[in-house]
RNA sequence: GCACUCCAAAGCCAAACUUGUCGUAAAACAAGGACGGAAAGUCGCGGAUCCUGACUAAUCUCAGGACAGCCGGAUUGCCGAA
Numbered sequence: 001g002c003a004c005u006c007c008a009a010a011g012c013c014a015a016a017c018u019u020g021u022c023g024u025a026a027a028a029c030a031a032g033g034a035c036g037g038a039a040a041g042u043c044g045c046g047g048a049u050c051c052u053g054a055c056u057a058a059u060c061u062c063a064g065g066a067c068a069g070c071c072g073g074a075u076u077g078c079c080g081a082a
Stems, first nucleotide, its partner, number of pairs: 004080001012037002017032005035069001041075003045072003049066006
């Protein structure tokens, strides 16, 4: 340095829910609040899921969007035994 992550230490993030804002919607943002998280830091690249529109008897399909706390991938990072 790379992989990995015991005991600890320093810290960090923040589910549901409530209030406000915003959007057709999914959702997002802010405040409160903690279910939890070793990347629950970042990135819509692949899949899944969700929303809007079009086509269709329906499915399928196509276009636009959401989502990183659904999975995978990429990338950056704290401590430090085995």

c-di-GMP-I riboswitch aptamer from Competibacteraceae bacterium UBA2792, 82 nucleotides, folded computationally. The model forms 95% of the base pairs in the Rfam consensus.